[in-house]
RNA sequence: CGCCUAAUCCCACCCGGGAGCGGGGGAACCAGAGCGGACCGGCAGGACCGGCCGCAGGGGCGAAUCGCAUCCGCGUAGCGCCAGCCUUCGGCGCGAGCCCGACAGCUAACCCCGCAGGCGUAGAAGGAU
Numbered sequence: 001c002g003c004c005u006a007a008u009c010c011c012a013c014c015c016g017g018g019a020g021c022g023g024g025g026g027a028a029c030c031a032g033a034g035c036g037g038a039c040c041g042g043c044a045g046g047a048c049c050g051g052c053c054g055c056a057g058g059g060g061c062g063a064a065u066c067g068c069a070u071c072c073g074c075g076u077a078g079c080g081c082c083a084g085c086c087u088u089c090g091g092c093g094c095g096a097g098c099c100c101g102a103c104a105g106c107u108a109a110c111c112c113c114g115c116a117g118g119c120g121u122a123g124a125a126g127g128a129u
């Protein structure tokens, strides 16, 4: 100096505070609402509806999802880079991991939270400024 990323800058110097950039929760309207069960209620009975219990769960950050295969590879949705900006061609990579803990659709007001960490690219053409 540059790259991934929201992950930067300023004030203070004791805890901290601010700007900016990000994430989550949270109405109406809209959307959605599995299976099973002793029991309770609507109702005296059936069906049905509701409550309760159990099971399979469900959800968030992120590009990181899915398929095949079965000895750990091959692809893929998607994502990033090749040094001002945009487009095209060409090339090179990623396609992980972590968290919540039975619980959350969207969502105005409102509420809460993060600003870690890890790296080292440099091919071409055209256009705008």
Stems, first nucleotide, its partner, number of pairs: 001120004008019004020115006030105001034055004039051004057103001058100004066075003078094005085127005
c-di-AMP riboswitch aptamer (ydaO/yuaA leader) from a soil metagenome, 129 nucleotides, folded computationally. It matches the Rfam family "c-di-AMP riboswitch aptamer (ydaO/yuaA leader)". Rfam describes the family as follows. This family represents a conserved RNA structure found upstream of the ydaO and yuaA genes in Bacillus subtilis and related genes in other bacteria. The ydaO/yuaA element is thought to act as a genetic 'off' switch for the ydaO and yuaA genes in its native state. It is believed that the element may be triggered during osmotic shock leading to activation of ydaO, a predicted amino acid transporter gene, and members of the yuaA-yubG operon which code for KtrA and KtrB K+ transporters. Of the family's consensus pairs, 96% are formed in the model. The prediction has a mean pLDDT of 78.